[in-house]
């Protein structure tokens, strides 16, 4: 200097051929318990790395830039 993969909640990850953004743990109420945990209920939490394009509709398809982490020279 090439090339691939990977960024989505505070963490770890989904998310089918472009058609409703989720789980788990956390965090926060609440029931229990003398108090606590653990168990159970319930709740909040996201500009989908930035930006611009295709499309009615974009996490997903394109192009470009960050970041990290691999190979190659």
């Nucleotide at each position: 200097a090439g090339g691939c993969c990977a960024g989505u909640a505070g963490c770890u990850c989904a998310a089918u051929u472009g058609g409703g953004a989720g789980a788990g743990c956390a965090c926060c109420g609440g029931u229990u318990u003398c108090c606590a945990a653990a168990a159970c209920c319930g709740g909040g939490g996201g500009u989908u790395g930035g930006g611009g394009g295709u499309u009615c509709g974009a996490g997903c398809c394109c192009c470009u830039c960050c970041u990290g982490g691999c190979c190659u020279g």
A computed fold for a 73-nucleotide RNA from a Deltaproteobacteria bacterium, annotated as transfer RNA. The organism belongs to Myxococcia, within Bacteria. Model confidence (mean pLDDT): 82 of 100. Its Rfam family is "tRNA". The family's RNA type in Rfam is transfer RNA.